[in-house]
RNA sequence: GCGCGGUUAGCUCAGUGGUAGAGCGCAUCGUUGACAUCGAUGAGGUCAGAAGUUCGAUCCUUCUACCGCGCA
Numbered sequence: 001g002c003g004c005g006g007u008u009a010g011c012u013c014a015g016u017g018g019u020a021g022a023g024c025g026c027a028u029c030g031u032u033g034a035c036a037u038c039g040a041u042g043a044g045g046u047c048a049g050a051a052g053u054u055c056g057a058u059c060c061u062u063c064u065a066c067c068g069c070g071c072a
Base pairs, nucleotide, nucleotide: 001071002070003069004068005067006066007065010024011023012022013021018055026042027041028040029039030038048064049063050062051061052060
């Protein structure tokens, strides 16, 4: 330099054009003598950044940044 893959909640990851989700973690409440477990409720997201296509973009296109793999 070229090609491919990845970037979504604190962590690990789903989500292939129509209201952003799960598990774990966190907070509150219930249960307990207390803790744990269990149950209920809740908080937490500029979907890496920018532009474009579209009535509508996490999703399609282009560029940029970062990470990984391969080729030279």
Transfer RNA from a Parcubacteria group bacterium, 72 nucleotides, folded computationally. It was read from a public genome assembly. Model confidence (mean pLDDT): 83 of 100.